About this RNA
This is a predicted structure of a 146-nucleotide RNA (SAM riboswitch aptamer (S box leader)) from Streptacidiphilus jeojiense. Taxonomically the source falls in Streptacidiphilus (Bacteria, Bacillati, Actinomycetota, Actinomycetes). It matches the Rfam family "SAM riboswitch aptamer (S box leader)". Rfam describes the family as follows. The SAM riboswitch is found upstream of a number of genes which code for proteins involved in methionine or cysteine biosynthesis in Gram-positive bacteria. The sequence was found by an Rfam model in a public genome assembly.
[in-house]
RNA sequence: AGCUCAUCCAGAGGGACUGAGGGAACGGCCCGUUGAAGUCCCGGCAACCCUCCUGCCAGCAAAGCCGCAGCUCAAGCUGUUGAGGCCCUGGUGGGGAAGGUGCCAAUUCCGUCCUGCGGCGAGACGCGCCGCGGGGAAGAUGAGGA
Numbered sequence: 001a002g003c004u005c006a007u008c009c010a011g012a013g014g015g016a017c018u019g020a021g022g023g024a025a026c027g028g029c030c031c032g033u034u035g036a037a038g039u040c041c042c043g044g045c046a047a048c049c050c051u052c053c054u055g056c057c058a059g060c061a062a063a064g065c066c067g068c069a070g071c072u073c074a075a076g077c078u079g080u081u082g083a084g085g086c087c088c089u090g091g092u093g094g095g096g097a098a099g100g101u102g103c104c105a106a107u108u109c110c111g112u113c114c115u116g117c118g119g120c121g122a123g124a125c126g127c128g129c130c131g132c133g134g135g136g137a138a139g140a141u142g143a144g145g146a
Stems, first nucleotide, its partner, number of pairs: 003144006013042005021031003025112004043104003048100002050096001052095008064086003067080005108138001113135009
């Protein structure tokens, strides 16, 4: 660099250094010397990974435990994944935030390609514009795999 899956209308900023750009591309529209981007410090948000507790549902393959049945005076032995349950595995709901990432203007700021509905352009089709939706593309982030 590329592949798969999930999410993207919620949330969360101060300081120091520095000094002109930034919002991925393009168009629009914004942010910015009342300080952009970048680096560092501190703080915060969130809950993808993670972790712990817990309710419910399903499984219970393999191993184990309680159990159940038989034998035995008993310890125990044999059988049975079974009446049932624990443990365990998976799913789902709720909680946590130590750790790994991420993030902290505007819905991924809006649009770009396809499409539905409504309005306007004197009527219909088409087309254009505006508004409200749906699906893509692209991008971002995480997790996984090669």